The RNA shown here (transfer RNA) has 73 nucleotides and comes from Fibrobacter succinogenes subsp. succinogenes S85.
The coordinates come from a structure-prediction model, not an experiment, and the mean pLDDT is 81.
Rfam family: tRNA. About the family: Transfer RNA (tRNA) molecules are approximately 80 nucleotides in length. Rfam classes the family as a transfer RNA.
The sequence is in RNAcentral, with records from ENA, GtRNAdb, MGnify and Rfam.

RNA sequence: GCCCCUAUCGUCUAGUGGCCCAGGACUCGGGAUUUUCAUUCCCGCAACAGCGGUUCGAAACCGCUUGGGGGUA
Numbered sequence: 001g002c003c004c005c006u007a008u009c010g011u012c013u014a015g016u017g018g019c020c021c022a023g024g025a026c027u028c029g030g031g032a033u034u035u036u037c038a039u040u041c042c043c044g045c046a047a048c049a050g051c052g053g054u055u056c057g058a059a060a061c062c063g064c065u066u067g068g069g070g071g072u073a
Base pairs, nucleotide, nucleotide: 001072002071003070004069005068006067007066010026011025012024013023018056028044029043030042031041032040049065050064051063052062053061
C1' cells in the first nucleotide's frame, strides 16, 4: 500500500428500517431499611466515533474519514 472485521452510557452489552428523544447489568450519586458497616429495595446521572447519502422514516443500509484488530507480497 491492498483486503477483511469492528466502533452504542465510566465498563460490559441488547437493539433484523417505525414498537426506542435508545433498554439491561455493574460502577457512581441521593434516599429508605440497619446502632454502624454490609446486604436488600427505590430514585437519579450517563451513550449510537465524525461527515455525507439512500429512505416518508437510519443506532441498524451505502460511501468517505478517523480510531482499534486481523490478513497479505